Transfer RNA from candidate division BRC1 bacterium SM23_51, 77 nucleotides, folded computationally.

RNA sequence: GGGUGAUUAGCUCAGCUGGCUAGAGCGCUGGCCUCACAUGCCAGAGGUCGAGGGUUCAAAUCCCCCAUCACCCACCA
Numbered sequence: 001g002g003g004u005g006a007u008u009a010g011c012u013c014a015g016c017u018g019g020c021u022a023g024a025g026c027g028c029u030g031g032c033c034u035c036a037c038a039u040g041c042c043a044g045a046g047g048u049c050g051a052g053g054g055u056u057c058a059a060a061u062c063c064c065c066c067a068u069c070a071c072c073c074a075c076c077a
Stems, first nucleotide, its partner, number of pairs: 001073007010026004019057001028044005050066001052064003
């Protein structure tokens, strides 16, 4: 330098054939339960979907560009 994949909640990820209000597990908070803790059950908080722009009535999803990470190839000393 070229190519491929990834980026969504604190963590691991789904959703990516455009369409109701963006989700799961774990974790966190509160309640129930218990003498107490754990387990279990119920409820809740937490997201500018990596940044910017474009297309569209409508974008996490399509297009452009940038950034970061991983891998492959090439080049150089």
Source information: Its Rfam family is "tRNA". From the family's description: Transfer RNA (tRNA) molecules are approximately 80 nucleotides in length.